[in-house]
The RNA shown here (transfer RNA) has 71 nucleotides and comes from a Candidatus Azambacteria bacterium. RNAcentral records the identical sequence in 2 taxa.
RNA sequence: UCGGGGAUCGUCUAAUGGUAGGACGUUGCGCUCUGGACGCAAAAAUUGGGGUUCGAAUCCCUGUCCCCGAG
Numbered sequence: 001u002c003g004g005g006g007a008u009c010g011u012c013u014a015a016u017g018g019u020a021g022g023a024c025g026u027u028g029c030g031c032u033c034u035g036g037a038c039g040c041a042a043a044a045a046u047u048g049g050g051g052u053u054c055g056a057a058u059c060c061c062u063g064u065c066c067c068c069g070a071g
Base pairs, nucleotide, nucleotide: 001070002069003068004067005066006065007064010024011023012022013021018054026042027041028040029039030038047063048062049061050060051059
């Protein structure tokens, strides 16, 4: 440099173009003599920019970063 793949809550991981969900973790409450475990609840994310569309995590263009292959 060329080709291919990838980037989603703090972490891991889902999502036919139509309400972005789950697990762990965190916080609050319940339970307990206390803690843990358990139960209930809450906060928390689509890599940046642009385009298509009534509607984009998803499709198209482009930037950044990571992985694999080729030279």